[in-house]
């Protein structure tokens, strides 16, 4: 770096550092010098691997361990279909993405 399968409209941030971006990408829209990225410390969510039960279709419970998370629906669009008045706007599936298991 590729593949496969599940999820993504709930949740859950404070201090230090450090000094101008950041929200993947592109078009909006947004955060941010009342302090961004990033790195540190503490802190939390959540329950995907993990433990237990109870059952063998699955469900529950727990948070010791590895991940991941902690503005705004994956912030909204992206391409196709419908609905609609060719407009705005809505639905609906895909693509792209982000995690997490597994595999090559």
């Nucleotide at each position: 770096c590729u593949c496969u399968u599940a999820u993504c409209a709930a949740g859950a941030g404070a201090g230090g550092u450090g000094g101008a971006g950041g929200g993947a990408c592109u078009g909006g829209c947004c955060c941010u010098u009342u302090g961004a990225a990033g790195c540190c410390u503490c802190g939390g969510c959540a329950a995907c691997a993990g433990a237990c039960u109870u059952u063998u279709g699955a469900a529950g419970u727990c948070a010791u361990u590895g991940u991941g998370c902690c503005a705004a629906a994956u912030c909204c669009a992206g391409c196709a279909a419908g609905c609609g008045a060719c407009a705005a706007g809505c639905u609906u599936g895909a693509a792209a993405g982000a995690u997490a298991a597994g595999a090559a």
The RNA shown here (SAM riboswitch aptamer (S box leader)) has 104 nucleotides and comes from Natronobacillus azotifigens. Taxonomically the source falls in Natronobacillus (Bacteria, Bacilli, Caryophanales, Bacillaceae). The coordinates come from a structure-prediction model, not an experiment, and the mean pLDDT is 84.